[in-house]
RNA sequence: GCGGGUAUGGUGUAAUGGUAGCACGCGACCCUUCCAAGGUCUCAGUACGAGUUCGAAUCUCGUUACCCGCU
Repeated sequence: GCGGGUAUGGUGUAAUGGUAGCACGCGACCCUUCCAAGGUCUCAGUACGAGUUCGAAUCUCGUUACCCGCU
């Protein structure tokens, strides 16, 4: 330099172009004599920029970071 892949809450992981879920975790409450366990609720996310579309996490282009391969 070229080609391919990945990027979603704090972590892991889903999502046929049509309300972004689930689990763990943080916090609050309930339960308990106390702790643990258990239950309920809450907080928190589509790497960045542009395009297509009535509508984009999803499709297209570019950028960034990481991984793999070739030279």
A computed fold for a 71-nucleotide RNA from Phototrophicus methaneseepsis, annotated as transfer RNA. Model confidence (mean pLDDT): 81 of 100. It matches the Rfam family "tRNA". Gene Ontology term of the family: triplet codon-amino acid adaptor activity. Rfam describes the family as follows. Transfer RNA (tRNA) molecules are approximately 80 nucleotides in length. The RNAcentral record of the sequence draws on ENA and Rfam.